[in-house]
This is a predicted structure of a 93-nucleotide RNA (c-di-GMP-I-GGC riboswitch aptamer) from Aquibacillus sediminis. Taxonomically the source falls in Aquibacillus (Bacteria, Bacillati, Bacillota, Bacilli). Its Rfam family is "c-di-GMP-I-GGC riboswitch aptamer". A reference for the family is Kulshina et al. (2009), "Recognition of the bacterial second messenger cyclic diguanylate by its cognate riboswitch", Nat Struct Mol Biol. Of the family's consensus pairs, 90% are formed in the model. Model confidence (mean pLDDT): 85 of 100.
């Protein structure tokens, strides 16, 4: 120094609750703590979730609106795996 995770010391916070927000899925905040040693940061690759817009079929209206289903990310997720990067502690090996 690299591997690595004992222990402390500060960190971080799912589920859920409520408030705000968004078409959703999901985000903020504030309570709460299931877990986390990169649960720091990056949506670059996969993987999920989502369908407002777009469109493809159908129905209804009957002139161009309105519904229903499909199909799609440019929404979304790093607490779903990888990939870059930083970086706290230090027992044993």
């Nucleotide at each position: 120094a690299a591997u690595u995770g004992a222990a402390a010391a500060g960190g971080c916070a799912a589920a859920c609750c409520a408030u705000u927000u968004g078409a959703a899925a999901g985000a903020a905040u504030g309570g709460g703590a299931c877990g986390c040693a990169a649960a720091g940061u990056c949506a670059u690759g996969g993987g999920u979730c989502u369908a407002a817009g777009g469109u493809a079929a159908g129905a209804a209206g009957c002139u161009u609106u309105u519904c229903u289903u499909g199909c799609u990310a440019u929404g979304a997720u790093u607490g779903c795996c990888a990939g870059a990067u930083u970086g706290c502690c230090a027992a044993a090996a």